[in-house]
């Protein structure tokens, strides 16, 4: 500074409002929520410059529906790690030198089992796994 190994820690949120009903947090009407990287014209903070502003370096922020991941799930294989495969869902205006990210407005989208009746929200699997985040050790250049 960069790599190998290895440890510890952290790693999801959201409906008993009102209707029908014998039964709904599942239907309906209407509220709620949004992993992890990366992209990005966002917002801040500090420096350096300046009369000031623009600018410039550095940082921390910033997309559910732009790419890539991850749970769920299928198949293969293993003592065990694994390896493939599937896998949701955005438009319109507007500002601009550019908009998939900004502003506006209106959309839409959500694994499996369960259940007095169908589930993004409730109950399990799961005191699990896991995308990744922070630290630290140890070898090497």
């Nucleotide at each position: 500074u960069a790599u190998a190994u290895c440890c510890u820690u952290c790693g999801g949120g959201g409906c008993u409002g009102g209707g029908u009903g014998a039964a709904a947090a599942u239907c309906c009407c209407g509220a709620c929520c949004g992993g992890c990287g990366g992209u990005g014209a966002u917002g801040g903070a500090u420096g350096a410059a300046c009369u000031a502003u623009a600018u410039c370096a550095u940082u921390c922020u910033a997309a559910g529906u732009c790419c890539g991941c991850g749970a769920c799930c299928c198949g293969c294989a293993u003592a065990a790690u694994g390896c493939g495969g599937u896998u949701g869902a955005u438009c319109u205006a507007g500002u601009u030198a550019a908009a998939a990210u900004c502003u506006a407005g209106a959309a839409c989208c959500g694994a499996c089992a369960g259940u007095g009746a169908g589930a993004g929200u409730c109950u399990g699997g799961a005191u699990g796994g896991g995308a990744g985040a922070a630290g630290g050790a140890u070898c090497g250049g």
Annotation: FMN riboswitch aptamer (RFN element) from Piscibacillus halophilus, 141 nucleotides, folded computationally. Of the family's consensus pairs, 100% are formed in the model. It was read from a public genome assembly, where an Rfam model found it. Its mean pLDDT, the model's own confidence on a scale to 100, is 75.